This is a predicted structure of a 74-nucleotide RNA (transfer RNA) from Flavobacterium sp. The sequence is in RNAcentral, with records from ENA. The prediction has a mean pLDDT of 81. The source organism's lineage runs through Bacteria, Flavobacteriia, Flavobacteriales, Flavobacteriaceae and Flavobacterium.
RNA sequence: GCCUCUGUAGCUCAGCUGGAUAGAGCAAAACACUUCUAAUGUUUAGGUCGUACGUUCAAAUCGUAUCGGAGGCG
Numbered sequence: 001g002c003c004u005c006u007g008u009a010g011c012u013c014a015g016c017u018g019g020a021u022a023g024a025g026c027a028a029a030a031c032a033c034u035u036c037u038a039a040u041g042u043u044u045a046g047g048u049c050g051u052a053c054g055u056u057c058a059a060a061u062c063g064u065a066u067c068g069g070a071g072g073c074g
Base pairs, nucleotide, nucleotide: 001073002072003071004070005069006068007067010026011025012024013023019057028044029043030042031041032040050066051065052064053063054062
């Protein structure tokens, strides 16, 4: 230098055939239970979907550029 994959909640990830209120598990907080803790149950909060621009009535999803990570080739 070229090619491929990848970036979504604090962490690990799903969703990527354009239309769902953007989700799950773990972690966190509150409450219940308990003598207390743990466990368990219920509830809650937490996201500019890496960034910018574009296409579209509508973008996490499509296109372009760019940044970070992993792998391959030279």